[in-house]
RNA sequence: AUGGGUAGUCGGACGGUUGCUCUGAAUAUCAGAGAGGAAAGUCCGGACUCCUGCAGGGAGGAUGGCUCCUAACGGGAGCAGUUCGCAAGGACUGGAAAGUGCCACAGAAAUUAUACCGCCUCUGUUCGUAAGAACAGAGGUAAGGGUGAAAUGGCAAGGUAAGAGCUUACCGGCUGACAGGUAACUGUCAGAGCUAAGGCAAACCCCAUCCGGAGCAAGGUCAAGCAGAACUUAUGGGUCCCCUGCCUCGACAAGUUCGGGUUGACCGCUUGAACCUGAAGGCGACUUCAGGUCCAGAUGAAUAACCGUUUAAACAGAAUCCGGCUUAUGAACUACCCUUUCUU
Numbered sequence: 001a002u003g004g005g006u007a008g009u010c011g012g013a014c015g016g017u018u019g020c021u022c023u024g025a026a027u028a029u030c031a032g033a034g035a036g037g038a039a040a041g042u043c044c045g046g047a048c049u050c051c052u053g054c055a056g057g058g059a060g061g062a063u064g065g066c067u068c069c070u071a072a073c074g075g076g077a078g079c080a081g082u083u084c085g086c087a088a089g090g091a092c093u094g095g096a097a098a099g100u101g102c103c104a105c106a107g108a109a110a111u112u113a114u115a116c117c118g119c120c121u122c123u124g125u126u127c128g129u130a131a132g133a134a135c136a137g138a139g140g141u142a143a144g145g146g147u148g149a150a151a152u153g154g155c156a157a158g159g160u161a162a163g164a165g166c167u168u169a170c171c172g173g174c175u176g177a178c179a180g181g182u183a184a185c186u187g188u189c190a191g192a193g194c195u196a197a198g199g200c201a202a203a204c205c206c207c208a209u210c211c212g213g214a215g216c217a218a219g220g221u222c223a224a225g226c227a228g229a230a231c232u233u234a235u236g237g238g239u240c241c242c243c244u245g246c247c248u249c250g251a252c253a254a255g256u257u258c259g260g261g262u263u264g265a266c267c268g269c270u271u272g273a274a275c276c277u278g279a280a281g282g283c284g285a286c287u288u289c290a291g292g293u294c295c296a297g298a299u300g301a302a303u304a305a306c307c308g309u310u311u312a313a314a315c316a317g318a319a320u321c322c323g324g325c326u327u328a329u330g331a332a333c334u335a336c337c338c339u340u341u342c343u344u
Base pairs, nucleotide, nucleotide: 001340003338004337005336006335007334008333009332010330012310013309014308015307016306017305018304020034021033022032023031024030025029036315040326041325043324044323045322046321047320048215049214050213051212053246054245055244056243057242058241060211061210062209063208064207065079066078067077068076069075080093081092082091083090084089094206095205099204100203101200102199103198116145117144118141119140120139121138122137123136124135125134126133127132153171154170156168157167158166172194174191175190176189177188178187179186180185219267220266221265222264228258229257230256231255232254233253238252239251240250274293275292276291277290278289279288280287281286
């Protein structure tokens, strides 16, 4: 200097004039505050509100290495294993030995395997001086070749008629013991020729853990105003996802058609699992303690317009609130790490 990786900051600032919303104090003005890092998606988890009687089992749904953090999570931190990358770093994660199912095409054959091309032995016929060659039949074989994502452990030697864990050494798998670690897991040693062929569970399934529903248009207060009628089905010793038990706790119709009134004001509404600083503990996420701060509450929906200086810009505007995830985005800026090249 180029390229890459991880994490973070900002996303306008200063001055003046006029204007908008809320709060406070006041008396017609003053002071203070006034959209995001994602406010987006509505994907998860909660706080809060209302409904749900209790218990057990089932159905249904969600998650999935181990340990920890958190109010909780499908989130975060650390570690383990597999895998991608030269590396810094990134991605993934229960079980195939409970059972069922699938593996197209190609290929002989995709599981109680099998013989397309081959290799070997024997018999017969023909050719040949012989070695041997061709054809037919019988038997043995899966080491070599081919097909495929994958072909019944891998590689090498010995052995064999030719071959094969047939035998041996190494590696891999299985079983057992010991050691380290909270654990996932790792290492060492021994045994038997050995694998419950292999892959797929975002296939059915099995295992472990967890799960009530609806949502601020929740829910509540006040004011004002009217007008109900007809029809269908069910029926209380019953029903409320299914079954069982207990208690006697709560609620009880479900719709269709025609017609009338209301659409107003207020609460919920912003002090919160909040934010900032410091100390201590922890590898870390984070926890504890002390001190400090108040930071939008609109309701057809407020924060805008102009001028001057300046490097200023993309994605984009709160509507009950908070913790996460995902997506969009300015070739802006900072720190650390890795690779390559050059110079000292």
Background
A computed fold for a 344-nucleotide RNA from an Elusimicrobiota bacterium, annotated as Bacterial RNase P class A. Lineage of the source: Bacteria > Pseudomonadati > Elusimicrobiota. It was read from a public genome assembly, where an Rfam model found it. It matches the Rfam family "Bacterial RNase P class A". The family's RNA type in Rfam is ribozyme. Its mean pLDDT, the model's own confidence on a scale to 100, is 76.